[in-house]
SAM riboswitch aptamer (S box leader) from Algoriphagus sanaruensis, 104 nucleotides, folded computationally. RNAcentral records the identical sequence in 2 taxa. The RNAcentral record of the sequence draws on Rfam and Ribocentre.
RNA sequence: GAUUUAUAAAGAAGAGGCGAGAGACUAGGCUCGAUGACCCUCUGGCAACCAUCCCAGCCAAGGUGAAAGGUGCCAAUUCCUACCCAAAGCGGGAACUAUAAAUU
Numbered sequence: 001g002a003u004u005u006a007u008a009a010a011g012a013a014g015a016g017g018c019g020a021g022a023g024a025c026u027a028g029g030c031u032c033g034a035u036g037a038c039c040c041u042c043u044g045g046c047a048a049c050c051a052u053c054c055c056a057g058c059c060a061a062g063g064u065g066a067a068a069g070g071u072g073c074c075a076a077u078u079c080c081u082a083c084c085c086a087a088a089g090c091g092g093g094a095a096c097u098a099u100a101a102a103u104u
Base pairs, nucleotide, nucleotide: 001104002103003102004101005100006099007098008097013043014042015041016040017039021032022031023030026082027081028080029079044074045073046072049070050069052066053065054063055062083093084092085091
């Protein structure tokens, strides 16, 4: 990189550095940003996919349990819309994207 499966309306920020754009791509909208965003580093935190532990169970499936390991994440629903359906709606589905696990 590819494939499959699962999840994506919840949750979680301070300091330092940098210095102009940022919110994946295209378009439109909207928002964040010199009161310093985005990004990087440190620290802290959230979550519970994997591993581990705990509880239950003959095994397995299970749990509104823990969490210091491996990842991930910490503005706004994946920020919203785009394609299909629709009773026209914070509606349903698909695609894309992101993350995890497994396989290759």

The model forms 94% of the base pairs in the Rfam consensus. The organism belongs to Algoriphagus, within Bacteria.